[in-house]
Context: one part of a larger RNA
């Protein structure tokens, strides 16, 4: 001198972009944040529309039959591991970067190809009946499937045997044979009932995407932390995984880190990058973007293509609720909002119109992601608060050597002008055929009237900018040096003056 997710003082006119619990990862009242498919299923509500019967008031009303659209509690499917939030915890192959996998895995999604055959037993819904205050069950009968099961085939897989090739080894590729084991589902529309068309499920083979492990290197503080270590290091063999591996076991050797700083302790989330700085470096990791780890604490697996799952289950603990005392519910570090902590950080707002997401064939649904709007000069950036003439140098104020100087062309006055404001009109783009929260916004036209819009801080020196009066080592100023004890240009108050301005000056931190 820059910089800040600031925060205080006074002070405040507008837009546009950005940005707002750095503290208690402290407790949460409400609402809302993850559904969604009837073109997989049975079943239940509905009842257009038709037919028939009867009634008479002859075109109504009553039954009855068939039964469209349309909703939907249950089974089924996919999603719910994404996308939001936070930075406790970690000093770690957790982050960066290079690189390995001959030791892997991949739902949706694309290309090729193969085939969708034959059976089977259940069970929720729903009826009975019954426990419990309630959360929530229990028993009986029935029933559908793309829900579960059994076989057949086809390609794999795995293990053996042969032979061939290739490879740094461990092996790998490719071909034959035997032997185990392993696939399905089907709906929907058309129809000349031959089928067509769409969708969908299996299997196999490669892709793409996503993620898993290994390893070189590299980012901190103390050495007033010097010895650490027992599954520890290695090995063999079994198990276990998607796969290597002390990952786990069982034997078996006795190893393996360390002053190149192990082990302890503090401290931290990590980069890209953001501040400074000529630059080397110093500081930092709020917004945005990627990776990580958490989801009240603590462990556990379950489903699944993916979790050891924030709005999913089990157990424990803590705290809050409900209770009929038998038992039960509950987790905002998702949006907003509440307390509470702070020096301190907003609306219990309106939409899915865009973009993306999730189901679904598809119309639609769902989305507190998003977009957009509210507050807060928290910052960055733009614009205004009038422009031009105007000298009787007016009046007042302050100062005087009393002559006069300054405020000061400043004011009045005269013309103009209309950035902004107000109000009247119109009135977007964002949207590819319709759809616009934002918004009657932005803007663009008329009218109006200088009217409504300036502070802060500071004048001893550093440092631009001076007099007067009050005070009297008193009040009191100060960033360093220092100023006050009766002429203060340093204290407080007036005029003047200097700076920066919708900001100003302060204080923290950082270069």
């Nucleotide at each position: 001198g820059g910089a800040u997710g600031a925060a205080c003082g006074c002070u405040g006119g507008c837009g546009g972009c950005a940005u707002g619990c750095c503290u208690a990862a402290u407790a949460c009242a409400u609402g809302c944040a993850a559904g969604u498919c009837g073109a997989a299923c049975g079943a239940g509500a509905g009842g257009a529309a038709g037919g028939a019967a009867a009634g008479c008031u002859u075109g109504c009303u009553u039954u009855u039959c068939u039964g469209a659209a349309u909703c939907u509690a249950g089974u089924g499917g996919c999603g719910a591991a994404c996308g939001g939030g936070u930075g406790a915890g970690u000093a770690a192959c957790a982050c960066g970067u290079a690189g390995g996998u001959a030791a892997c895995c991949u739902g949706c999604c694309c290309a090729u190809g193969u085939g969708c055959c034959c059976g089977g037993g259940a069970u929720a819904a729903c009826u009975u009946c019954u426990g419990g205050a309630a959360a929530c069950g229990g028993a009986u009968g029935c029933u559908a499937a793309a829900a579960c099961c059994g076989g057949a085939u086809a390609g794999g897989u795995a293990g053996c045997a042969g032979a061939c090739a290739a490879g740094c080894a461990u092996u790998u590729g490719a071909c034959u044979g035997c032997u185990a084991u392993u696939a399905a589902a089907g709906u929907g529309g058309c129809u000349u009932u031959g089928g067509c068309c769409a969708u969908g499920a299996a299997c196999a083979u490669g892709g793409a995407u996503g993620g898993a492990c290994c390893u070189g290197c590299g980012g901190u503080g103390c050495a007033u932390u010097a010895g650490c270590u027992g599954g520890u290091u290695g090995g063999u063999g079994a198990g276990g995984u998607a796969a290597c591996g002390g990952c786990c076991c069982a034997c078996c050797a006795a190893g393996g880190c360390g002053a190149c700083g192990a082990u302890g302790c503090a401290u931290a989330g990590c980069c890209g990058g953001c501040c400074u700085g000529a630059g080397a470096g110093g500081g930092c990791g709020g917004a945005c973007g990627g990776c990580c780890a958490c989801a009240u604490u603590g462990g556990g697996a379950c489903u699944g293509a993916g979790a050891c799952a924030c709005g999913g289950c089990c157990c424990a603990a803590a705290c809050u609720c409900c209770u009929a005392c038998g038992g039960g519910a509950g987790g905002c570090a998702g949006c907003a909002g509440u307390a509470g902590g702070g020096a301190a950080u907003u609306u219990u707002c309106g939409u899915c119109a865009a973009u993306g997401g999730g189901u679904g064939a598809a119309a639609c649904c769902c989305u507190g992601a998003u977009g957009c709007a509210g507050c807060g000069a928290c910052g960055c950036c733009g614009c205004g608060u009038g422009g031009a003439g105007g000298a009787a140098g007016a009046a007042g104020g302050u100062c005087u050597u009393c002559g006069g100087a300054u405020u000061g062309u400043a004011a009045a006055c005269u013309c103009c002008u209309g950035u902004u404001g107000u109000u009247g009109a119109g009135g977007a783009a964002g949207a590819u055929a319709a759809u616009g929260a934002c918004g009657g916004u932005a803007c663009u036209c008329g009218a109006c009237a200088a009217g409504g819009a300036a502070g802060u801080g500071a004048c001893g020196g550093c440092u631009a900018a001076c007099u007067a009066c009050g005070u009297g080592c008193c009040a009191g100023c100060a960033g360093c040096c220092g100023c006050g004890g009766u002429a203060a240009a340093a204290c407080g108050u007036a005029g003047g003056u200097c700076a920066c301005a919708a900001g100003c000056g302060u204080u923290g931190u950082c270069c």
Background: Small-subunit ribosomal RNA, 5' domain from a metagenome, 511 nucleotides, folded computationally. Its mean pLDDT, the model's own confidence on a scale to 100, is 83. Rfam family: Bacterial small subunit ribosomal RNA. RNAcentral holds the full RNA, with entries from SILVA.